[in-house]
RNA sequence: UGCGGGGUAGUGUAAUGGUAGCACGAGAGGCUUUGAACCUCUAAAUCUAGGUCCGAUUCCUAGCCCCGCAG
Numbered sequence: 001u002g003c004g005g006g007g008u009a010g011u012g013u014a015a016u017g018g019u020a021g022c023a024c025g026a027g028a029g030g031c032u033u034u035g036a037a038c039c040u041c042u043a044a045a046u047c048u049a050g051g052u053c054c055g056a057u058u059c060c061u062a063g064c065c066c067c068g069c070a071g
Base pairs, nucleotide, nucleotide: 001070002069003068004067005066006065007064010024011023012022013021018054026042027041028040029039030038047063048062049061050060051059
C1' cells in the first nucleotide's frame, strides 16, 4: 500500500430496512439472624461524518480504530 473481516449497555453476544434484545455485571426492593443463592423492578449501548429511503444497527460513500492475508 492492496484485499477481506469486524466496531452495538461496564463485558460478551443477537437483531437481512419497521418498538435495539439476551446473558453476565451494576443499583433498589423482597426473602434470610447475616451473607450467598433465589424472586421482582430499574438504569445503561448502535465508531465518526454525509447520502438513499416514509423509515437505517442494517444499504451506499468517505474517514478512524482493531484483526487477518498478500506484497

The RNA shown here (transfer RNA) has 71 nucleotides and comes from a Candidatus Wolfebacteria bacterium. Model confidence (mean pLDDT): 83 of 100. It matches the Rfam family "tRNA". It is annotated as a transfer RNA. The sequence is in RNAcentral, with records from ENA.